[in-house]
Context: one part of a larger RNA
RNA sequence: CGCACGAAACUUGAGGAGAUUCAACAUUAGUACGAAAGGACUUUGUUGGACUCGGCUCUGGUGUUCCAGUUGUUACGCUAGUAGCACGGCUGGGUAGCUAUCCGGGGAAUGGAUAAACGCUGAAAGCAUAUAAGCGUGAAGUCGGCUCCAAGAUUAGGUUUCGUUAUAGUCCCCUGGUAGACCACCAGGUUGAUAGGUCGUGUAUGUAAGUUCAGUAAUGAAUUAAGUUAAACGAUACUAAAGGACAAAUG
Numbered sequence: 001c002g003c004a005c006g007a008a009a010c011u012u013g014a015g016g017a018g019a020u021u022c023a024a025c026a027u028u029a030g031u032a033c034g035a036a037a038g039g040a041c042u043u044u045g046u047u048g049g050a051c052u053c054g055g056c057u058c059u060g061g062u063g064u065u066c067c068a069g070u071u072g073u074u075a076c077g078c079u080a081g082u083a084g085c086a087c088g089g090c091u092g093g094g095u096a097g098c099u100a101u102c103c104g105g106g107g108a109a110u111g112g113a114u115a116a117a118c119g120c121u122g123a124a125a126g127c128a129u130a131u132a133a134g135c136g137u138g139a140a141g142u143c144g145g146c147u148c149c150a151a152g153a154u155u156a157g158g159u160u161u162c163g164u165u166a167u168a169g170u171c172c173c174c175u176g177g178u179a180g181a182c183c184a185c186c187a188g189g190u191u192g193a194u195a196g197g198u199c200g201u202g203u204a205u206g207u208a209a210g211u212u213c214a215g216u217a218a219u220g221a222a223u224u225a226a227g228u229u230a231a232a233c234g235a236u237a238c239u240a241a242a243g244g245a246c247a248a249a250u251g
Base pairs, nucleotide, nucleotide: 001152005163006162007161008160009159010158011157015149016148017147018146021049022048023047024046025045026044033038051106052105053104054103055102059100060099061098062097066093067092068091069090070089071086072085073084074083075082076081111143112142117137118136119135120134169246170245171244172243173189174188175187176186177185194240195239196238197236198235199234200233201232204228205227210223211222212221213220214219
């Protein structure tokens, strides 16, 4: 821009893409078969490999925004307590998120038409013949069935609802993230919990500082499951979401 009024939402599916895998064990059954050795077709069930889709409850990893320990040195006048630098100084843990080696799901059932092959009926050709007319069985293949995209499918589809002059609705702008290179998408913009802050909970770390006591001291004990705590959860308008534009039939 188109889809001959303008919008919002939900859809149909022409067409396209993907997937449709392999093995072992048990059972049928030590049966059929075979002199024996050996050893099935078929049926049913279970498990696994690879592949693939999704996820973070568990097991782990990461986690330079959380906690603790600790070395050297510098600074805050000193002690104490902190901070800077040294690969995040080093070390031990670790929330959210992300993640695999972790967790869950999947390739199921069942049809149509067929290939090779095997048949029924059956003449030409009184017989025979699966074939000439006619009718079947039959494969991981084929068309469906399953998942995803999909009306620019210009044959531009369908349904519902809303709207006609400042109204439907959309956009700019603003707060943001379940989204993201940008754009887009999604949640919101005071009739508000969108982000920040605050309060609480959870989680993590592991018992803060100060004080008192014991000890010559290093240090230990009590106050103290302490103090601190990121991205998580809940609550709360304290802060920030000012405002503006476009917009439909000579209906």
A computed fold for a 251-nucleotide part of an RNA from a Planctomycetaceae bacterium, annotated as large-subunit ribosomal RNA, domain VI. Its Rfam family is "Bacterial large subunit ribosomal RNA". The coordinates come from a structure-prediction model, not an experiment, and the mean pLDDT is 84. It was read from a public genome assembly.